[in-house]
The prediction has a mean pLDDT of 87.
A computed fold for a 473-nucleotide part of an RNA from an uncultured cyanobacterium, annotated as small-subunit ribosomal RNA, 5' domain.
The RNAcentral record of the full RNA draws on Greengenes.

Context: one part of a larger RNA
Parts: sequence; C1' cells; structure tokens
RNA sequence: GGAUGAACGCUGGCGGCGUGCUUAACACAUGCAAGUCGAACGGACACUUCGGUGUUAGUGGCGGACGGGUGAGUAACGCGUAGGAAUCUGCCCUCAGGUGGGGGACAACAGUUGGAAACGACUGCUAAUACCCCAUAUGGCGAGAGCUGAAAGAUCUAUUGCCUGAGGAUGAGCCUGCGUCGGAUUAGCUAGAUGGUGGGGUAACGGCCUACCAUGGCGACGAUCCGUAGCUGGUUUGAGAGGACAACCAGCCACACUGGGACUGAGACACGGCCCAGACUCCUACGGGAGGCAGCAGUGGGGAAUUUUCCGCAAUGGGCGAAAGCCUGACGGAGCAACGCCGCGUGGGGGAGGAAGGCCCUUGGGUUGUAAACCCCUUUUCUCAGGGAAGAAUACUGACGGUACCUGAGGAAUCAGCCUCGGCUAACUCCGUGCCAGCAGCCGCGGUAAGACGGAGGAGGCAAGCGUUAUCC
Repeated sequence: GGAUGAACGCUGGCGGCGUGCUUAACACAUGCAAGUCGAACGGACACUUCGGUGUUAGUGGCGGACGGGUGAGUAACGCGUAGGAAUCUGCCCUCAGGUGGGGGACAACAGUUGGAAACGACUGCUAAUACCCCAUAUGGCGAGAGCUGAAAGAUCUAUUGCCUGAGGAUGAGCCUGCGUCGGAUUAGCUAGAUGGUGGGGUAACGGCCUACCAUGGCGACGAUCCGUAGCUGGUUUGAGAGGACAACCAGCCACACUGGGACUGAGACACGGCCCAGACUCCUACGGGAGGCAGCAGUGGGGAAUUUUCCGCAAUGGGCGAAAGCCUGACGGAGCAACGCCGCGUGGGGGAGGAAGGCCCUUGGGUUGUAAACCCCUUUUCUCAGGGAAGAAUACUGACGGUACCUGAGGAAUCAGCCUCGGCUAACUCCGUGCCAGCAGCCGCGGUAAGACGGAGGAGGCAAGCGUUAUCC
C1' cells in the first nucleotide's frame, strides 16, 4: 500500500447493487416450512330441478431420497483430475408386442369393549388402478430335455393409463493412475490381517461375509501413531513465481439431539419416517405417554459481534392432478444495519471598507479570508400536488407498489465530520503543565520558555465517512 462476513470510538443526507452468528453441531416457547389426486375405490355428509353437484375421514397411487440448512466428523478414492468395467435407473423419449380368465381379503362402516391420554382390542359387512391364482410370452436360466417371469382400468369418445422386451437420455453405485496440511521429541505396523479354493451375499466387482488352506501384506519414496482440517471452482495479495484463505455464489462430500438398526421404495439406512438404547425437556388419573429449528422468522445463552415472530405465490422453479387448481419460509420482494462497493448532494457566479470577532504580534501589522455580509442565479437533493409503468406469455393473473419514472409548484432552502501537524510523513504558533499529568507504530518526548503532554488559533489529509484494533499478502 492492498484486502476483510469484521468489531470498537466519534460522526452521519440520499440512491443502486450486494452482504449480514466467523463464538455454543448450546438449549429451544409459538407460528409456518410437503403435499396432492374424487378422471383408481367403497362409504359418509350437504345441496338437489331426483338427472346430478359439492365436500372428504379411510383404502389406493405418486411425491415426502428433490428443494432448504449446517461443517460436527473425515487426511479418506472424501475431493480434484484423467481413465475404466462387473452394474442399477421411478418419471421422460423411441421401437415392438400384449392388456384373457378366475378368486379371497382388509380398512372405512356397524356393534361390543379397554385406556386419564397417546392409542387400541374383538365380532360382522364391503370396493378398487390394493392383494392372490390360472393362462399366454419377443425375455431369463440351461449343453439339451426343460424350468421360470406380466398386466388395470378410468373419463365418456378421444385420450390417458397398465404389462413385457429392446434402445436412448438423465441420475446413481463401483474400480484404478496421479495430486491433496503439520509432527520422527511417533519406527516399526498388521490376524480378515495378504493371497487362494469352496460356499454365501449384492444391482454389481471384491475378505463384502463365511469354512478350509497357505503366510503373507505395508513401511525412511515416511507405514503406524498424534495433532489439525470438509475438498474444489475460486477469493485475496503479488510484476510474476509464490503466499494466505475456503464468507456469499456454484460442484462434490458428510451430518440431522447422541449411538445403533433395519423397513418401504427406482432411489434412503431417510432433517420435519419407523424401531431400540442414552441424555435432556414436557404431559400424566403414576399404569403410561409426547418431543427433537445445523428449514424461515423468533427466544434464552455464549460473544467484540451478525437482522423482521413481515408480504406474495404476480414471476422463475418444484410436487401432485386430464384439467381447473392446491401446496411451496425454494423463490420473488419489502423491513433493519454506512457492513461493503459504486454514484450523487450539502450549492454556483460575483463580492475588499480585506467589516466585526478570534488568534498571533517586533504594536507597524499579519492571519482566519472571497471566507462572511451583500448582489445575481440554479433546484441535483428536499417538501407538496398531479400522472403513473415494464416485469404478463394466447386469455385470466402484479406481492413489489401508487414503487420506479414523468410533469408542475415552493424555496439556498434539509444535509460535515473525523484524524493528524518532532523525524519517518503532508501540515506551527501561543497558553497551561513542570520526569507530574500524560503521549507513543519505531526512534523517542515531559525535570520552568515542550513545534512530541492538555487547550486554543491556524494548517495538512481524507470525506458520509474518518480513525483504532484484529488478521492475511
């Protein structure tokens, strides 16, 4: 000098665009953040012109594996990069073929009944795109004979579903080369450990698991152990090489009160699903139950320190639906904060009796200073009034918002501070103080004339900021 998610002190007019718990992955009151489909199904209820229409607790389907948060853990195929083969892939696209026959249940509901509640139990009835059986088969397995694998309808008139096979696209799992912090005051580490065979398991390769067999495998090119840490695109600094960092935005990973586990599913070992254990909090009729903000707001706590319990689904995107539409704290916006960057303003021209006042003085004067007053002008800002969007697509539809912007009126009107002045380093005098009080980044100032302390006048620098502190180059 540059930089920052900054903080602190003094000060503070406006706008645009960004950014805003770096600490306790501490605990959380309250509200909201994931639903949707009646064109899959039977009921129930309301209305009815008796044709139907509407609503939806339950069954069923799709989605709750996305989106959003956080950085605890992880030194690892986690990430980055370049490759690979033994895989899966709902919805979407293309192609081919099919969608035949039959059956039995379970909710809801009704009845009985347990419990304070959460939530159940028994009996009976019932529908389906729920479930099961048979048939068929381009598929799969097998040397072959052969074995084995499907399906569902709906609206009501043209669609949309369903099943099988092949391919694509997308997404995901797996393997490998290379790269990826510090410590040797950590030198040896290893028993599923290294390899083989048989078996099991997985979508898939594999000690992934298991039985047996062999005794291997790694290591000064740093194994093991300890510490620290999410990685990257990037950001920052620097002429570069390099150094430091990993906020916001984007990609990947990991986590979801702590630990463990599986279920369902195309996909999870699942933030707002389930089970078990633990700590904590809450309810209880003491028998037993309920909960998980590292979602958006918000609260307490910690801290130098970080915002509203706001508006809207109008746009973009997502889920469901044939659609209308519903849901969406994603998102779009507004609010708060000079936290940052950028832009603008606090007036412009004239004006010497160089006024008054202040300060200095060698008492002549100098300086503040064209500064003010005063004259002329302008209206960015400001206030008031009127008009008023684009963003919206073929139509309906605008939270922002009576906002931006435009027009008119008024009137210099509403708007300047902060730090410094011994040298480095731009800027000097007076008074006070007297090694005191104090200053200080380094050198150093202060013990009676201090340009270095405190005040004043003046000056220098930057400016809605200016200084200080912290950290990096």